[in-house]
Record summary
Large-subunit ribosomal RNA, domain I from a bioreactor sludge metagenome, 478 nucleotides, folded computationally. Its Rfam family is "Bacterial large subunit ribosomal RNA". The RNAcentral record of the full RNA draws on SILVA.
Context: one part of a larger RNA
RNA sequence: GGCAUUUGGUGGAUGCCUUGGCGUUGAGAGGCGAUGAAGGACGUGGCACGCUGCGAUAAGCCGUGGGGAGGGGUGAGCACCCGUUGAUCCGCGGAUUUCCUAAUGGGGAAACCCGGCCCGCAAGGGUCAUCUCGCAAGAGAGGCGAACCCGGGGAACUGAAACAUCUCAGUACCUGGAGGAAAGGACAUCAACAGAGACUCCGUGAGUAGUGGCGAGCGAAAGCGGAUCAGGCCAGUGGCCUUGAGCUAAGAACCGGAACGGCAUGGAAAGGCCGGCCAGAGCGGGUGAUAGCCCCGUACGGGUAGAAAGGCUCAAGGUCCUUGAGUAAGGCGGGACACGUGUAAUCCUGUCUGAACAUGGGGGGACCACCCUCCAAGCCUAAGUACUCCUCAACGACCGAUAGCGAACGAGUACCGUGAGGGAAAGGUGAAAAGCACCCCGACGAGGGGAGUGAAAUAGACCUGAAACCGGAUGCCU
Numbered sequence: 001g002g003c004a005u006u007u008g009g010u011g012g013a014u015g016c017c018u019u020g021g022c023g024u025u026g027a028g029a030g031g032c033g034a035u036g037a038a039g040g041a042c043g044u045g046g047c048a049c050g051c052u053g054c055g056a057u058a059a060g061c062c063g064u065g066g067g068g069a070g071g072g073g074u075g076a077g078c079a080c081c082c083g084u085u086g087a088u089c090c091g092c093g094g095a096u097u098u099c100c101u102a103a104u105g106g107g108g109a110a111a112c113c114c115g116g117c118c119c120g121c122a123a124g125g126g127u128c129a130u131c132u133c134g135c136a137a138g139a140g141a142g143g144c145g146a147a148c149c150c151g152g153g154g155a156a157c158u159g160a161a162a163c164a165u166c167u168c169a170g171u172a173c174c175u176g177g178a179g180g181a182a183a184g185g186a187c188a189u190c191a192a193c194a195g196a197g198a199c200u201c202c203g204u205g206a207g208u209a210g211u212g213g214c215g216a217g218c219g220a221a222a223g224c225g226g227a228u229c230a231g232g233c234c235a236g237u238g239g240c241c242u243u244g245a246g247c248u249a250a251g252a253a254c255c256g257g258a259a260c261g262g263c264a265u266g267g268a269a270a271g272g273c274c275g276g277c278c279a280g281a282g283c284g285g286g287u288g289a290u291a292g293c294c295c296c297g298u299a300c301g302g303g304u305a306g307a308a309a310g311g312c313u314c315a316a317g318g319u320c321c322u323u324g325a326g327u328a329a330g331g332c333g334g335g336a337c338a339c340g341u342g343u344a345a346u347c348c349u350g351u352c353u354g355a356a357c358a359u360g361g362g363g364g365g366a367c368c369a370c371c372c373u374c375c376a377a378g379c380c381u382a383a384g385u386a387c388u389c390c391u392c393a394a395c396g397a398c399c400g401a402u403a404g405c406g407a408a409c410g411a412g413u414a415c416c417g418u419g420a421g422g423g424a425a426a427g428g429u430g431a432a433a434a435g436c437a438c439c440c441c442g443a444c445g446a447g448g449g450g451a452g453u454g455a456a457a458u459a460g461a462c463c464u465g466a467a468a469c470c471g472g473a474u475g476c477c478u
Stems, first nucleotide, its partner, number of pairs: 001477009015463001016428002020399002022396007029388002031144002039100003042055003046078002050074002061094006070082003105114003115128005130141004148179001149177005159166001163213001189196002200227005210218002231380003234324001238320011254302003260275004276293002278282001284296003329353008339365001360375005415422002435462001438450004
């Protein structure tokens, strides 16, 4: 030095676990904001670093309901307190709520600087932005928020096997606005000689009819079947809005809630054996191993305050454009319609023109006649439909710490970047800290040896503890 056996170190795979995620369903909620939001800065504890809570009344103050023995968050400890005269805690309501931020007295390099006026001895308190409406008094707006919705703008890569019309696509993105939904909506609609009867959504019709450098592609409608259904108003027996009164259901914390013992094993019984019981409850979780009957619960039953909101009825007040003209239609230029100008109807309109008045007008895919059908240029309208930042409940042939959200842990943290932005790693002692008193070596170390606890200490800072990698011992070979 090699090989073998064995024993360690290192390392953190694997197994098991789960406080965290992911997805779905149902219900709720669908907003917050000048009464100053969302989000922050700085403070705030006896000792206080982070997180959490709170705001100079600062882990809190007041009222009220619940609850019933402990409590002063995480978070131990020391100290000091509180609580059956009902604390801590939970629900509801209120008070306080620094500074920045729409930020709004002016400024500003956010959390800072500097003012005017009024009240006040002072400390301090109040007020002063802009825009819209209004004569004024005054009222309103502004900003934030995940998706869904309706407008205004609006690409390119790409596809066409190149590329220009075309496509991607009215998509991405920018922007205005609104609601819990939005939009649409009560036929100047379809249909076809028979008729239907607002709108929205789904299935079908149908990849059909069409459209298309007739290329790539794009792509209906009627009808039929479903979901849901609702019609009203324009000057008065009505609708809508506001206010008030009465009635009504649902509803917070929370409360009640059945039934078990023994023997042996074991550190521990819920597992085994034996014998019982409850069940409108044998969903689930916990308890020293696997518990219907030990604990929390579960089925079932009960439960109140105030306010808001919902439904119904009544009353008062307010408001309400009269059948829709610079409209329909036409020319030119565009756009939208599945439809690329085409035979191109229909809808919108930048521009120029410009009717009729129910004895009238629009449509039925150029256009004309006949026929059929409807009544534009005023307004409102629930449900069925879309979505989920958020709350509650339930579920999963979803994950189980390199997985599952980036984040199970002081994570959008540490760290990186001038910045926009990028963005981790990191879970597990034990049933219980019983977390090794005391002794010894050592530097009053680190570390170790005894002793002790424990079922176990090769569970001692930690479950299990694979491999790579590095040692020790023994045997053999060289």